[in-house]
RNA sequence: UACUUAUUAAGAAAGACCGAGGGACCUGACCCAGUGAAGUCUUAACAACCUGCCGAAAGGAAAGGUGUUGCAUUCAGCCUUUGAAAAAAGGAAAGAUAAGUU
Numbered sequence: 001u002a003c004u005u006a007u008u009a010a011g012a013a014a015g016a017c018c019g020a021g022g023g024a025c026c027u028g029a030c031c032c033a034g035u036g037a038a039g040u041c042u043u044a045a046c047a048a049c050c051u052g053c054c055g056a057a058a059g060g061a062a063a064g065g066u067g068u069u070g071c072a073u074u075c076a077g078c079c080u081u082u083g084a085a086a087a088a089a090g091g092a093a094a095g096a097u098a099a100g101u102u
Stems, first nucleotide, its partner, number of pairs: 002101007013043005021032003026077004044069003049065003053060002073094001078091005
């Protein structure tokens, strides 16, 4: 880098530095942001994918490896169904994370 599988409406933030953008990309909408965005660091928390631990199992716990801590992955875009429409429901695609393979 690519592929496979699983999950993706739950959950969980303070401080310091810095200083204008951010919510993956494109379009549209809607939001967040000098009462400090993004980023970096520290501490804490959430979760339980992998390893290890306890357990006969169900499961537990949270030591280690990741991950995460505004909004459903912010929503829609493509397809199907319902509908007069507005819209609603489901699915796909893309993305993200983990584990495995290459």
This is a predicted structure of a 102-nucleotide RNA (SAM riboswitch aptamer (S box leader)) from Chryseobacterium sp. FH1. The RNAcentral record of the sequence draws on Rfam and Ribocentre. Rfam family: SAM riboswitch aptamer (S box leader). From the family's description: The SAM riboswitch is found upstream of a number of genes which code for proteins involved in methionine or cysteine biosynthesis in Gram-positive bacteria. The prediction has a mean pLDDT of 88. NCBI's taxonomy places the organism under Bacteria, Pseudomonadati, Flavobacteriales, Weeksellaceae, Chryseobacterium.